[in-house]
RNA sequence: AGGCGCGUAGCUCAGUGGGAGAGCACAUCCCUGACGCGGAUGGGGCCAGGGGUUCGACCCCCCUCGCGCCUA
Numbered sequence: 001a002g003g004c005g006c007g008u009a010g011c012u013c014a015g016u017g018g019g020a021g022a023g024c025a026c027a028u029c030c031c032u033g034a035c036g037c038g039g040a041u042g043g044g045g046c047c048a049g050g051g052g053u054u055c056g057a058c059c060c061c062c063c064u065c066g067c068g069c070c071u072a
Stems, first nucleotide, its partner, number of pairs: 001071007010024004018055001026042005048064005
């Protein structure tokens, strides 16, 4: 320098055009003598950044940034 993949909740990830989600973690309540387990409810996201396409973008296109791998 070029190519490929990834970037979504505190963590690990799903979601491939129209509702932003799961597990764990966290908070409150129930349960217990107490803790844990278990049950119920809840909080937490400008979907890496910018631009474009579209009636509508996490999703498609372009650029940039970060990480990983490959080639030179």
Source information: A computed fold for a 72-nucleotide RNA from a candidate division CSSED10-310 bacterium, annotated as transfer RNA. Its Rfam family is "tRNA". Rfam classes the family as a transfer RNA. Gene Ontology term of the family: triplet codon-amino acid adaptor activity. The coordinates come from a structure-prediction model, not an experiment, and the mean pLDDT is 83.